[in-house]
Molecule: SAM riboswitch aptamer (S box leader)
Organism: soil metagenome
């Protein structure tokens, strides 16, 4: 830099001693011990490994048809004891993670409420930006 995912899930002990939730604004968590480090445990997003499945996936094959001198191309059909791709389930080896939707918001769009109309404020949904994690 690119791509994917982020509404679910996941604890206990020791050291430590005031902060933490990315920044900002909120709102939360924290001496009934924050961050950090260590031990044991867990969760399962990506990578990895494994078992199946999918034929309006690709490759492959052909008892068939058409075109072609031929090579081959197209149509049709076959096959899952998986070559590749995709997908379900499982494992927990590598990262990661174990308060709150990425805690909420900002920017854009639509709708609602309000209102004579419009603005503002608030609410709902969608998208973007930013962030985190993984793979390349």
């Nucleotide at each position: 830099c690119u791509c994917a995912u982020c509404c679910a899930g996941a604890g206990g002990g020791g050291c430590a001693g005031a902060g933490g939730g990315a920044a900002c604004g909120g709102c939360c968590c924290g001496a009934c011990g924050a961050a950090g480090c260590c031990c044991c445990g867990g969760c399962a997003a990506c990578c990895g490994c494994g078992u199946g499945c999918g034929a309006u996936g690709c490759a492959u094959c052909g008892a068939c048809g058409u075109c072609c001198u031929a090579c081959g191309a197209c149509g049709c059909g076959a096959g899952g004891c998986c070559g590749c791709c995709g997908u379900c389930c499982g494992c927990a080896g590598g990262u990661g993670c174990c308060a709150a939707c990425u805690c909420c918001g900002g920017c854009c769009c639509a709708g609602g409420c309000g209102a004579a109309a419009a603005u503002g404020a608030c609410c709902u949904g969608g998208g973007a930006a930013a962030g985190a994690u993984g793979a390349g």